The prediction has a mean pLDDT of 84. Large-subunit ribosomal RNA, domain II from a Patescibacteria group bacterium, 679 nucleotides, folded computationally. Taxonomically the source falls in Bacteria candidate phyla (Bacteria).
Context: one part of a larger RNA
RNA sequence: GCCAACGAGUUUGCUGUAUGCGGCUUGCUUAAUCUCCUUUGGAGAGAAGGCGUAGUGAAAGCGAGGGUUAACCCCCGUUCGUCGCAUGCACAAGACCCGAAGCCGGGUGAUCUAACCAUGGCCAGGUUGAACUUCAUCGAAAGAUGGAGGGAGGACCGAACCCACUAGCCGUGCAACACUAGGGGAUGAGCUGUGGUUAGCGCAGAAAUUGUAAUCGAACUCGGCAAUAGCUGGUUCUCCUCGAAAUAGCUUUAGGGCUAGCGUUGAAUGCUGACUACCGGGGGUAGAGCACUGAAUGAGAUUGGAGCCGCAAGGUAUCCUUCUUAACCAAACUCCGAAUACCGGUGGGUGUAAUUCAGCAGUUAGACUGUGGGGGCUAAGCUUCACUAGUCGAAAGGGAAACAGCCCAGACCGCCAUCUAAGGUCCCUAAAUAUAUGCUAAGUGUGAAAGGUUGUGUCGCGACUCCGACAACUAGGAUGUUGGCUUAGAAGCAGCCAUCCUUUAAAGAUAGCGUAACAGCUCACUAGUCAAGUUGUAUCGCGCCGAAAAUGUAUCGGGGCUAAGCAUAUUACCGAAGAUGCGGAUUCCAUAUUUAUAUGGAGUAGUAGAGGAGCAUUCUCAUCGCGCUGAAGUCGAAUCGUGAGGUUCGGUGGAGUGGUGAGAAGCGAGAAUGUUGGC
Numbered sequence: 001g002c003c004a005a006c007g008a009g010u011u012u013g014c015u016g017u018a019u020g021c022g023g024c025u026u027g028c029u030u031a032a033u034c035u036c037c038u039u040u041g042g043a044g045a046g047a048a049g050g051c052g053u054a055g056u057g058a059a060a061g062c063g064a065g066g067g068u069u070a071a072c073c074c075c076c077g078u079u080c081g082u083c084g085c086a087u088g089c090a091c092a093a094g095a096c097c098c099g100a101a102g103c104c105g106g107g108u109g110a111u112c113u114a115a116c117c118a119u120g121g122c123c124a125g126g127u128u129g130a131a132c133u134u135c136a137u138c139g140a141a142a143g144a145u146g147g148a149g150g151g152a153g154g155a156c157c158g159a160a161c162c163c164a165c166u167a168g169c170c171g172u173g174c175a176a177c178a179c180u181a182g183g184g185g186a187u188g189a190g191c192u193g194u195g196g197u198u199a200g201c202g203c204a205g206a207a208a209u210u211g212u213a214a215u216c217g218a219a220c221u222c223g224g225c226a227a228u229a230g231c232u233g234g235u236u237c238u239c240c241u242c243g244a245a246a247u248a249g250c251u252u253u254a255g256g257g258c259u260a261g262c263g264u265u266g267a268a269u270g271c272u273g274a275c276u277a278c279c280g281g282g283g284g285u286a287g288a289g290c291a292c293u294g295a296a297u298g299a300g301a302u303u304g305g306a307g308c309c310g311c312a313a314g315g316u317a318u319c320c321u322u323c324u325u326a327a328c329c330a331a332a333c334u335c336c337g338a339a340u341a342c343c344g345g346u347g348g349g350u351g352u353a354a355u356u357c358a359g360c361a362g363u364u365a366g367a368c369u370g371u372g373g374g375g376g377c378u379a380a381g382c383u384u385c386a387c388u389a390g391u392c393g394a395a396a397g398g399g400a401a402a403c404a405g406c407c408c409a410g411a412c413c414g415c416c417a418u419c420u421a422a423g424g425u426c427c428c429u430a431a432a433u434a435u436a437u438g439c440u441a442a443g444u445g446u447g448a449a450a451g452g453u454u455g456u457g458u459c460g461c462g463a464c465u466c467c468g469a470c471a472a473c474u475a476g477g478a479u480g481u482u483g484g485c486u487u488a489g490a491a492g493c494a495g496c497c498a499u500c501c502u503u504u505a506a507a508g509a510u511a512g513c514g515u516a517a518c519a520g521c522u523c524a525c526u527a528g529u530c531a532a533g534u535u536g537u538a539u540c541g542c543g544c545c546g547a548a549a550a551u552g553u554a555u556c557g558g559g560g561c562u563a564a565g566c567a568u569a570u571u572a573c574c575g576a577a578g579a580u581g582c583g584g585a586u587u588c589c590a591u592a593u594u595u596a597u598a599u600g601g602a603g604u605a606g607u608a609g610a611g612g613a614g615c616a617u618u619c620u621c622a623u624c625g626c627g628c629u630g631a632a633g634u635c636g637a638a639u640c641g642u643g644a645g646g647u648u649c650g651g652u653g654g655a656g657u658g659g660u661g662a663g664a665a666g667c668g669a670g671a672a673u674g675u676u677g678g679c
Base pairs, nucleotide, nucleotide: 001679002678003677004676005675006674011093012092013091015090016089017088018087019086020085021084022083023082024081027051028050029049033045034044035043036042037041055062056061065076066075067074096234097233099231103224104223105222106221107220108219114198115197116196117195118194119193120192121191122190123188125157126156127155128153132149133148134147135146136145137144138143161185162184163183165182166181167180168179200216202212203211204210209218237614238613239612240611241610242609247260248259249258250257251256261363262362263360264359265358266357267356268355269354271351275348276347277346278345279344280343281342287336288334289333293330294329297326298325299324300323301322304320305319306318307316308315309314366392367391368390369389370387371386372385373384374383375382397408398407399406412584413583414582415581417580418579419578423574424573425572426559427558428557432571434570435569436568437567438566439565445561451545452544453543455542456541457540460537461536462535463534464533472529473528474527475526476525478502480500483497484496485495508523511522512521513520585604586603587602588601589600590599591598592597593596615668617665618664619663620662621661622660623659624658625657626656633652634651635650636649637648638647639646640645
């Protein structure tokens, strides 16, 4: 891991309540106990007690009334029961099942380990050489020096023995702490055998929360005990009807509760409901505005003040205040002010309903999208409110490549029928290589900003132009004059001043290059050649640049496309579990009657959850059956039923078993790191 078996809402209660059915209602009913019988039981007796028959008040009390009050108003009442069975729920119990860590009590443990007690044992070999004794020498002595002896030490080196510092190895091991090589102590606070003592609210501890039998911030074992668990997991057959919530208030409350809201079942009321039309209301939001409160800019004026200048008169491109005018801002501004929404009324509205009472719930972690706000960075697949918005949750189907929350659309079942929605129609891939007119050349489409863009199309407004424009080419571009000044020089062209005149078709006292200064080359301007448009500005459409990222093209799903891209218009077609058609099932309502049928209408997605109807298993009672001429079980096939399931036939098997009507449950398995067995 798989298979099989087992495995979770049960039982009890002189308890309460609701519903269904039944008995009695001349109210109902017994409990203990007793008697009898055919004795797991049944029948009878038994009224003590309970409920009901009157309420109300705190009570005295009063009483179809009572209480309150000075009084009225007001509050409660003026009746319908009781016993049993079944079912739902509550309460008390282990109370649907499994699951703690723990707490308390009684015992068992010092064969491990810690300390201690008693009695035994062990420490190769080597080294050092204390006290002390003695001898010699010296000395007056104290004593000193030397020799010999001696053998001290938590002394030294190092085996046994004890320990465990380092590294490796092992790390499903040889081993629940070992092995290998080194290391430390090794006459001592040494090591060790045997026996004994100390016990869990304890003992021991050269002290580490360390040891106390692989268990230690309180051992183990049995019991209290099915401790408790607002927590996690699990909770077993079928079909049908309806179908939520993730909100509010309170909570030592926030992942739990209680009440309300929302669901369901039953009863009652009987038009009250959603919605819609009209009428009547209040408002201070959106917007707007600047009349207030504030914010904030320009211009002007003037009164006053300050600053600066001035001896003064006075002046002033500065500042504050006031006024005028122009433009403008505000959630905590308003002279104004909607649309919606909300409230009430009158009609319509038998539904998509509504309200009240009673039984039973679940929910109180919500998510995204749209819109209106707050927080944040007008960040977040962020957070927090609002909308009786939508979807998911609890919703499958089609589209968005894939994609709970987006778009379309709500799946009772069947059909190789039809029509559509969103979205699509070149191929993958069902359907237009559709039609008409434009645009785009960037593979834009198929990712992005500020900003830039003689890319291109479109709608305008100007200027020049056959008396010849724009561009190009040919020719001219001169004179007084080298203007004056300045300067070494200054001649159109370093700089300053002036910027005239003449000849002209035209030509600046010069727009640029250039020279030391001249010179030289162009320009403006003019003529000719040529020949028809040239040029400026503004609008809108589609483009272009801006544009760098990490596995592999990789920002159309792909192929690929110049339309199979974009815009406008049109006609076809495809496309869903939508709609329609045909057949069937089922719920509710209405009508009709044969009382289970027909017709008609409306339905039949669904988690938590409420309600209804059934299937199967084991046993009991009654009754009817089957079975060695083959029961149950089991394997296979066929068939019936919406389904749980049923029946028949054949094989196997070898002794029990089924239908019907009731009743009672140890009554249904895939999950619980479920339990046991097998593989």